A computed fold for a 402-nucleotide RNA from an Actinomycetota bacterium, annotated as Bacterial RNase P class A. The coordinates come from a structure-prediction model, not an experiment, and the mean pLDDT is 77.
[in-house]
RNA sequence: GGAGUCGGCCGGGCGGCCGUGGCGGAGGCCUCGAGCCCCCGUCGAGGAAAGUCCGGACUCCACAGGGCAGGGUGCUGGGUAACGCCCAGGCGGGGUGACCCGCGGAAAGUGCCACAGAAAACGACCGCCGCGCCGGAGGAGUCGGUACCGAUCCUUCCGGAGGAAGCGGUAAGGGUGAAACGGUGAGGUAAGAGCUCACCAGCGGCCGGGUGACCGGCCGGCUCGGCAAACCCCACCCGGAGCAAGGCCAAGCAGGGAGCGGGCGGCCCGUCCGAAGCUCCCGGGUAGGCUGCACGAGGGUCGCGGCGACGCGGCUCCCAGAGGGAUGGUCGCCACCCGCGGGCACCGGUUCGACCGGUACGCCGGCGGGAACAGAAUCCGGCUUACAGGCCGGCUCCUCCA
Numbered sequence: 001g002g003a004g005u006c007g008g009c010c011g012g013g014c015g016g017c018c019g020u021g022g023c024g025g026a027g028g029c030c031u032c033g034a035g036c037c038c039c040c041g042u043c044g045a046g047g048a049a050a051g052u053c054c055g056g057a058c059u060c061c062a063c064a065g066g067g068c069a070g071g072g073u074g075c076u077g078g079g080u081a082a083c084g085c086c087c088a089g090g091c092g093g094g095g096u097g098a099c100c101c102g103c104g105g106a107a108a109g110u111g112c113c114a115c116a117g118a119a120a121a122c123g124a125c126c127g128c129c130g131c132g133c134c135g136g137a138g139g140a141g142u143c144g145g146u147a148c149c150g151a152u153c154c155u156u157c158c159g160g161a162g163g164a165a166g167c168g169g170u171a172a173g174g175g176u177g178a179a180a181c182g183g184u185g186a187g188g189u190a191a192g193a194g195c196u197c198a199c200c201a202g203c204g205g206c207c208g209g210g211u212g213a214c215c216g217g218c219c220g221g222c223u224c225g226g227c228a229a230a231c232c233c234c235a236c237c238c239g240g241a242g243c244a245a246g247g248c249c250a251a252g253c254a255g256g257g258a259g260c261g262g263g264c265g266g267c268c269c270g271u272c273c274g275a276a277g278c279u280c281c282c283g284g285g286u287a288g289g290c291u292g293c294a295c296g297a298g299g300g301u302c303g304c305g306g307c308g309a310c311g312c313g314g315c316u317c318c319c320a321g322a323g324g325g326a327u328g329g330u331c332g333c334c335a336c337c338c339g340c341g342g343g344c345a346c347c348g349g350u351u352c353g354a355c356c357g358g359u360a361c362g363c364c365g366g367c368g369g370g371a372a373c374a375g376a377a378u379c380c381g382g383c384u385u386a387c388a389g390g391c392c393g394g395c396u397c398c399u400c401c402a
Stems, first nucleotide, its partner, number of pairs: 001398010012334007020044006027037003046373001050384002053382005058242004065269004070238005075089005090103005104233002109231002111227003125174002127170005133160007141152005182200006201223001203220007246291004255282005261273003298317008336370005342364003346358004
């Protein structure tokens, strides 16, 4: 200097004029009303406010108990109010690396693996070897002929051909496929095979380390597909609704019918309320005001503990609360990004006149355009998605110089 990877932050600033919501304060008017006018001070959108994907706080359902069904998570250990989140670690995979991605169980059972292929959970398509074919030698038995010879059959060895039907051995080689009954190498064999051996993986046993997932060592038969984001099994977790939750006040009207039940997401057990109370159906009235409404599992900073997530403590700060829904409009200057041109400087050419061409890097100045994603609505912790441009830091790799 370049490339990569992980993390953090900003994402406009200043000023004038006009206009806004909350809170606090002064004054005035008045129909004395939660009223109106005007002034001062102060505070006033986000890292995602988004998606509604998770987890909670809070409120109500009188108790929230047990179970079935249903749903969620899924390596281990921590953090947290909790989580499907975060941290640390383990194993597997990708990458030269920094880093990134994944995670229960296939001997509890059921099911699927198309096509191709011999075969997809237990088998032979091609191929290899042996017998069978020809010749030679030896041995045994039987038959025929006098010895001896011939025939037949069984068996052993050697050589040859390499051709069939048939029989036996084989899963090493080839082929098919996403995947084929452990892998590589050597020996051995008629040819082969864990048949034997070495190493590796797997499975089982024993010992050691670790809280644990797992890791290491030794021994040993040799070896026992895949899919569970298929049904399922195992472990742990889960009442239901939701601020339009809920509470108070004011105002207003018109009741009628049915039932013995009703409450608790579906069901069961249990439990509670109930006879003029509750529930359901039809119909009418009101949709006004206040509250919930922001002091919080809060922010900042320092110290201590911890690898870390985070925890404890000291000091300090109050940072929106609307209610058809506020934080805006306009002007000017500056900053940022992109494009175009000019000058200096520099480089090249040159007929050596100061002319032509270039512009990456450095400096000065001009013109034009742009300025991301995007707006709180009960509030927090996370995850996911979107984002023009810019700044800072850690780590890895490559190249160059000293």
Description: It was read from a public genome assembly, where an Rfam model found it. Of the family's consensus pairs, 94% are formed in the model. Its Rfam family is "Bacterial RNase P class A". From the family's description: Ribonuclease P (RNase P) is a ubiquitous endoribonuclease, found in archaea, bacteria and eukarya as well as chloroplasts and mitochondria. Its family is annotated with ribonuclease P activity, dimeric ribonuclease P complex and tRNA processing in the Gene Ontology.